[in-house]
Context: one part of a larger RNA
RNA sequence: GCCGACGAGUGGUUGUUCGUCGCGAGGUUAAGGCAGGGACAGCCGGAGCCGGAGCGAACGCGAGUCCGAAAGGGCGGCAAGUGGCGGGCAACCGACCCGAAACUGGGUGAUCUACCCAUGGGCAGGGUGAAGCGUGCGGAACACGCGCGUGGAGGCCCGAACCCAUCUGGAUUGCAAACCGGAGGGAUGACCUGUGGGUAGGGGUGAAAUGCCAAGCGAACCCAGAGAUAGCUGGUUCUCCCCGAAAGGUAUUUAGGUACCGCCUGCGUGCGGCAGUCACCCGGGAGGUAGCGUAGCCGGAUCGGCGCGGGGGCUUACCGCUUACCAACCCGAACCAAACGGCGAAUGCCUGGGGGAUGCACGUGGAGUGAGACUACGGGUGCUAAGAUUCGUGGUCGAGAGGGAAACAGCCCAGACCGCCAGCUAAGGUCCCCAAGUCCGAUCUCAGUGGGCAAGGUGGUCACGGUGCACAGACAACCAGGAGGUUGGCUUAGAAGCAGCCAUCCUUGAAAGAGUGCGUAAUAGCUCACUGGUCGAUGGUGCCGUGGCGCCGACAAUUCAUUUGGGGCUAAGAUCGGCGCCGACGCUGCGGAUUGUGGGGAACCAUGAUGGUAGGGGAGCGUCCGGUUCAGCGGAGAAGGGGAGCGGGAACGCGACCUGGAGCGGACCGGAGAGCGAAUGUCGGC
Repeated sequence: GCCGACGAGUGGUUGUUCGUCGCGAGGUUAAGGCAGGGACAGCCGGAGCCGGAGCGAACGCGAGUCCGAAAGGGCGGCAAGUGGCGGGCAACCGACCCGAAACUGGGUGAUCUACCCAUGGGCAGGGUGAAGCGUGCGGAACACGCGCGUGGAGGCCCGAACCCAUCUGGAUUGCAAACCGGAGGGAUGACCUGUGGGUAGGGGUGAAAUGCCAAGCGAACCCAGAGAUAGCUGGUUCUCCCCGAAAGGUAUUUAGGUACCGCCUGCGUGCGGCAGUCACCCGGGAGGUAGCGUAGCCGGAUCGGCGCGGGGGCUUACCGCUUACCAACCCGAACCAAACGGCGAAUGCCUGGGGGAUGCACGUGGAGUGAGACUACGGGUGCUAAGAUUCGUGGUCGAGAGGGAAACAGCCCAGACCGCCAGCUAAGGUCCCCAAGUCCGAUCUCAGUGGGCAAGGUGGUCACGGUGCACAGACAACCAGGAGGUUGGCUUAGAAGCAGCCAUCCUUGAAAGAGUGCGUAAUAGCUCACUGGUCGAUGGUGCCGUGGCGCCGACAAUUCAUUUGGGGCUAAGAUCGGCGCCGACGCUGCGGAUUGUGGGGAACCAUGAUGGUAGGGGAGCGUCCGGUUCAGCGGAGAAGGGGAGCGGGAACGCGACCUGGAGCGGACCGGAGAGCGAAUGUCGGC
C1' cells in the first nucleotide's frame, strides 16, 4: 500500500410535541398482595398524580376575585382530559465514536545511575630528590650558613595496566538504540574497583547540568479514580422524491464558542372576490445626498488696495524722521469644504387610487448559520497602493453543472427531471489545429503595430480647419549684386559690421543691417539678410491648429518566452456599414418519469414544476433475530461461493448452469449489536 473482518446518535428516567389506541368529566394506579410448579399473564390494591375554578401575601371569598373611598385597573370566567404504545426534540447521566498534555490515590523500583556506610582488592617501569639524621668546612658556639652523604616527601614529573572522553577519520536501515581506528587527559590520588548495605517521587541524590533515580525525568514506573475533561482536530456506513439556508444584528473574560432575533423546513388554525405582498400607471407627501453656490455664518486659502501694530535704518534725554520689510481690521477680486448653505435633483422611502399577478397572517415541532469570497457602483481607512481593509446597493460563487474567456469558484452567456446520430439561437466565433465567410462595400496601418507600459518626444503617414506668398512668375536651385559717409561714437594695446557699452542715422540705388554666422592680433577673406536675372508650379509653396493609425521612450540574470493558445497572418490587423453561417444541458420537436393545480376524477386531458451544500420533510430497499401463516422449499441437493442472462425508478430482486453438502424461504407483524472508503482507525492476510 491493497484486500478481508470489526468500527460511531444507544439505553434508563423525567419533560415537551406529533401520530395512534383505550376510557372520558373523568383518566390512571405505585409499593404491595391473591391463585398457579413456573417464566409470566390475569385479578386485587385509589395511597398518590393529572384534569374538572379562579383570585389574593394571607384570613378568605368564589364565576369571580384582588387593589382602591370611588372612578378605574390586574388576573380569571369561552375552549376535554387522562393513561398506554410509536416518532421528533430537550434535560440528567460517558450520552455519536476515537484522541490528550495533565491531576489524585495506592503500590513497585537505587541489579542502571547519584551520594553515603561497611568490608576487601588494584596501581609495570623510569625520573626528581623536601624535611629529618650523619659528617666536613667556616665559626667562640652543641647557634647559624655552606658542601658532601644518608634519607625518601609530593592532590610532583615521564609512562603501561586501570580510569576518562578533548580532536579527527569511519560508522549513521551501524558490529553497536553511543561503536571502531588514530591522536589525546589522569595514572599515590578529591584515585580506580569487587561484594554487602542505605536514601524513593509533594521524594531522593547532585564538586550544580535541571544532571541522575533501570535505553525517554522541569518531576520515575505500574494499577486505580476513568469511558477524567477537550467551546479543539478527525471520522460518522443503503436508496429515491419535495423544499432549501446562513456566513446579518444585539450581547457575551466574547471574538474559530454560545444565547435571542433574522434567513430554511414540517404541521395546524384563522380569514379568504377582502386584507397582505409584488411589476406597472396616476395623485399626495417627508427629506437635504449628487450637483451647484460662497450671499450670510463657519473653517480654510490666494492676489491687490488701505494700513493698526511690529521689525530695520537715522536720530536720540524726551520727542521724532524714514523704509522697495512683515502685517491685523476693513474694502475689491477670484476660490475650497464630510462635520459651511439664501439653492437643490435623479433614485429610493411613506401614503391614496387604478391595475394585473399572487393566498396572506398567526401559532407550533425540527433545524442549520452567525471565518464568507470576488465583481460593478456609492463612501471611509490606506498612497484616489494591495488578490488590502471596513460599510452600503446589486450580481455571481458559496450550494451551480453546461457554452465562452487557451488553461482559470466569484467575469460574459445561460439555471442541468431522463432519453434522441432532429431543428433554432445566446455569449463568443467563422485561414488550419477547430464547428462556421480565405464573405461583400469603404477607409486606415508597415509598426508583426495588432499580440504588455507612462510622462515626454516625433518633417512616419492619412484626413480636416485657419492663415500667408504665387504666371504682374511664388518656394527650392543656379548666375550676379550685397555699396558710400565709415575704421559710427565710446571703450581698448588694438575693437575696422561681428570682445563689450551707447546710438542705430544719412546717401546712391533694383537692392544692401552702423550688420546673420564663420574668420583675423586688429585688418583682410567667406557668408547671410535684401535685390535683379535664369527656370515655370493650377497635384504650387510656407506657417498655425485639430483628429485617425503608427514610431521612440522599452535594460536581468538556465533556449524561445506576457509563447497573440499554437501554426501562421500584411489581412487571418484596425475602423464603419451589410448579408450569411457555426455555436450551450438555453428554446423548439418527439418519447418517457415524478409531482402541484384545474376539468365532480391518482387510470384520461390541459397547464405548471422537478440544479442544490448545511438543514427540514416524505416514501422505500436490504441485513440479523422473534411471532403468526403458507399441510411452503430441501440428499431427485438447503445455506454459502461462482454466474451468462432477465426484471425494477433506486437501494435491489430473480437466475439456467457449476460448486457446495444440510438446512432454508415467501407474506404480514414485531424487535435490533441493522448497511463503511476514508477516523496518521483496530486486528489479520499478502